[in-house]
Context: one part of a larger RNA
RNA sequence: GGAUGAACGCUAGCGGCAGGCUUAACACAUGCAAGUCGAGGGGUAACAUUGAUUGCUUGCAAUCAGAUGACGACCGGCGCACGGGUGCGUAACGCGUAUGCAACCUACCUUUUACAGGGGGAUAGCCCGAAGAAAUUCGGAUUAAUACCCCAUAAUAUUGAUUUAUUGCAUAAUAGAUUAAUUAAAGUUUCGGCGGUAAAAGAUGGGCAUGCGUUCUAUUAGUUAGUUGGUGAGGUAACGGCUCACCAAGACAGCGAUAGAUAGGGGUCCUGAGAGGGAGAUCCCCCACACUGGUACUGAGACACGGACCAGACUCCUACGGGAGGCAGCAGUGAGGAAUAUUGGACAAUGGGCGAGAGCCUGAUCCAGCCAUGCCGCGUGCAGGAAGACGGCCCUAUGGGUUGUAAACUGCUUUUAUAUAGGAAGAAACCUUUUCACGUGUGGAAAGUUGACGGUACUAUAAGAAUAAGCACCGGCUAACUCCGUGCCAGCAGCCGCGGUAAUACGGAGGGUGCAAGCGUUAUCC
Numbered sequence: 001g002g003a004u005g006a007a008c009g010c011u012a013g014c015g016g017c018a019g020g021c022u023u024a025a026c027a028c029a030u031g032c033a034a035g036u037c038g039a040g041g042g043g044u045a046a047c048a049u050u051g052a053u054u055g056c057u058u059g060c061a062a063u064c065a066g067a068u069g070a071c072g073a074c075c076g077g078c079g080c081a082c083g084g085g086u087g088c089g090u091a092a093c094g095c096g097u098a099u100g101c102a103a104c105c106u107a108c109c110u111u112u113u114a115c116a117g118g119g120g121g122a123u124a125g126c127c128c129g130a131a132g133a134a135a136u137u138c139g140g141a142u143u144a145a146u147a148c149c150c151c152a153u154a155a156u157a158u159u160g161a162u163u164u165a166u167u168g169c170a171u172a173a174u175a176g177a178u179u180a181a182u183u184a185a186a187g188u189u190u191c192g193g194c195g196g197u198a199a200a201a202g203a204u205g206g207g208c209a210u211g212c213g214u215u216c217u218a219u220u221a222g223u224u225a226g227u228u229g230g231u232g233a234g235g236u237a238a239c240g241g242c243u244c245a246c247c248a249a250g251a252c253a254g255c256g257a258u259a260g261a262u263a264g265g266g267g268u269c270c271u272g273a274g275a276g277g278g279a280g281a282u283c284c285c286c287c288a289c290a291c292u293g294g295u296a297c298u299g300a301g302a303c304a305c306g307g308a309c310c311a312g313a314c315u316c317c318u319a320c321g322g323g324a325g326g327c328a329g330c331a332g333u334g335a336g337g338a339a340u341a342u343u344g345g346a347c348a349a350u351g352g353g354c355g356a357g358a359g360c361c362u363g364a365u366c367c368a369g370c371c372a373u374g375c376c377g378c379g380u381g382c383a384g385g386a387a388g389a390c391g392g393c394c395c396u397a398u399g400g401g402u403u404g405u406a407a408a409c410u411g412c413u414u415u416u417a418u419a420u421a422g423g424a425a426g427a428a429a430c431c432u433u434u435u436c437a438c439g440u441g442u443g444g445a446a447a448g449u450u451g452a453c454g455g456u457a458c459u460a461u462a463a464g465a466a467u468a469a470g471c472a473c474c475g476g477c478u479a480a481c482u483c484c485g486u487g488c489c490a491g492c493a494g495c496c497g498c499g500g501u502a503a504u505a506c507g508g509a510g511g512g513u514g515c516a517a518g519c520g521u522u523a524u525c526c
Base pairs, nucleotide, nucleotide: 001526002525003524004523006522007521008520009519010518013378014377015376016375017374018373019371020370021336026334027333028332030331031330032329035078036077037076040075041074043071044070047069048068049067050065051064052063053062054061055060056059085289086288087287094214095213096212097211098210099209100208101207104206105205109202110201111200112199113198114197115196117151118150119149120148127140128139129138130137131136157182158181159180160179161178162177163176164175165174166173167172187194188193215261216260217259222252223251224250227249228248229247230246231245232244233243234242264286265285266284267283268279269278270277271276291312292311293310294309295308314325315324316323317322342368344367345366346365350364351362352361353360354359381412382411383410384409391403392402394401395400418462419461420460421459422458426453431448432447433446434445435444436443437442470515471514472513473512474511475496476495477494481510482509483508484507485506491498492497
């Protein structure tokens, strides 16, 4: 000099863009953060409509009816593995990079081929009964499905056997033939479709493996027994000591094994002429975690933040028998700390889930609020004006000098602030209507509709200098000097050093210098 997720002191007009618990992965009141589909299903708790009946104050009330729109709870499907948070752990194929899988999986999506025949038994809900303070649980009867099961059919699927060709360094791979066994399905509809099953290919996402790179300590020198390899088996989507049985005795290590300490990694960011050094906030990619430890279930995908089970610590409810909970989601609270924001608005846009769609959900997201935390921009007037005014706890040689064109005064301007009026873009689409094309895909055009931000940005008008300057420093380094007070005291100080009676170094004043809505100090890095 530059930099910061900064803090502290003094000060403070406006706007744009960004950023905002670095500490206790400490504990959490309250609300919200993942639902959706009635075009899968039985149904009908609530609401509305309609109908019927009854009552009567003849236009209301009650009751009944899934009949209709819809729809609580329930069965079923898809989603909940995304999105959002945090950095505890991890020195590791975790990350980065380059390759490989002749060892693999992939819901939804796209393309292609083939298929969808027949039958069955339940169960939730509803109803009845029982237990309990509650959480909830138990028994009985009965009912449906795109829920579940059986049979049939089936290959380019799976498993086994036989075989041909080509290719490869190769365990083999690719293409094909023969044969045996095994494995599917679901309907709904406004009749347009939408779904279902099997198989092949693609796309996307993932799994696994290998080379190289990836902090410090030798005041850690030996480490290892599923350990290293083989055979066989099991297991997995898949290779593999991944697991097991048997056999061999290996494997790693001064090019640092093992042990210990520290730490998420990268793109990037800061600094520097560079080489380097430092950092890993925001944003993006990967990893890990979800009160602590463990376990699996479901599923295309999890060993699953707002799922389950067990154990533990903690908190809460209780009728003492027993139960409930997990903010490292968004707000918010306590605690810790030098220190870090609102229990806000909206789904209008972008994106996501479900749905045929309308739509519903979305603390993702978009916005607003708070904070000079940073960067950038603007303003706090401009021109004239000498009697060089007054005043100065300014100086002085007492003549004057300086503050100083500064002020007064005259003219001008109006950013910003204030007031009034007008007032966006972001909207493209989806959707609705009309119309055109139409062999197919489905499309083109027009109109209408939808804005949280927001009466915001912006524009115009009005009046008037009106509404707006501080902070640090002035011995040298280092731009800027005098007087008074103090008298090695009080104090200053980044270093050198100032202060013991004329201190440009302490304190005050006048003056000056620097930066400026900031200026200084502290901390950290180059």

This is a predicted structure of a 526-nucleotide part of an RNA (small-subunit ribosomal RNA, 5' domain) from Urechidicola croceus.